[in-house]
RNA sequence: GGGCUUGUAGCUCAGCAGUAGAGCGCCCGCCUUGCACGCGGGAGGCCAGGGGUGCGAAUCCCCUCAAGUCCA
Numbered sequence: 001g002g003g004c005u006u007g008u009a010g011c012u013c014a015g016c017a018g019u020a021g022a023g024c025g026c027c028c029g030c031c032u033u034g035c036a037c038g039c040g041g042g043a044g045g046c047c048a049g050g051g052g053u054g055c056g057a058a059u060c061c062c063c064u065c066a067a068g069u070c071c072a
Base pairs, nucleotide, nucleotide: 001071002070003069004068005067006066007065010024011023012022013021018055026042027041028040029039030038048064049063050062051061052060
């Protein structure tokens, strides 16, 4: 330098153009003599950045950045 894959909640990851979700974690409550487990509720995201297409983009296209991998 070139090819491919990935980038979404604090972490690990889902999410076929039509209201952004789960598990774990965090906070509150119930349960317990108390803790843990269990149960219920809640907070937390401008979807890596910019642009384009489209009525509508996390999703499709282009560029940039970062990580991984292969080739040279």
Molecule: transfer RNA
Organism: uncultured Candidatus Micrarchaeota archaeon